Background: RNAcentral holds the sequence, with entries from ENA and MGnify. This is a predicted structure of a 72-nucleotide RNA (transfer RNA) from a Cytophagaceae bacterium. RNAcentral records the identical sequence in 2 taxa. It matches the Rfam family "tRNA". By type it is a transfer RNA. About the family: Transfer RNA (tRNA) molecules are approximately 80 nucleotides in length.

[in-house]
RNA sequence: GCUUCCGUAGUAUAAUGGAUAGUAUUUCAGAUUCCGGUUCUGACGGUAGGGGUUCGAAUCCCUUCGGAAGCA
Numbered sequence: 001g002c003u004u005c006c007g008u009a010g011u012a013u014a015a016u017g018g019a020u021a022g023u024a025u026u027u028c029a030g031a032u033u034c035c036g037g038u039u040c041u042g043a044c045g046g047u048a049g050g051g052g053u054u055c056g057a058a059u060c061c062c063u064u065c066g067g068a069a070g071c072a
Stems, first nucleotide, its partner, number of pairs: 001071007010025004018055001027043005048064005
């Protein structure tokens, strides 16, 4: 330098172009307990950036950024 793949919550992950982006875990609050743990309930927190296509984009297209692999 070229090609391919990946990027979703602090972490791990799901989502045929269509409901408020779901689940687990962490954290916090409450219930339970003499206290703690376990358990139960609830809350906080997310689609890498920009542009395009579409009635509608996490999803399709282009580009940038970051990561990985292969070739030279």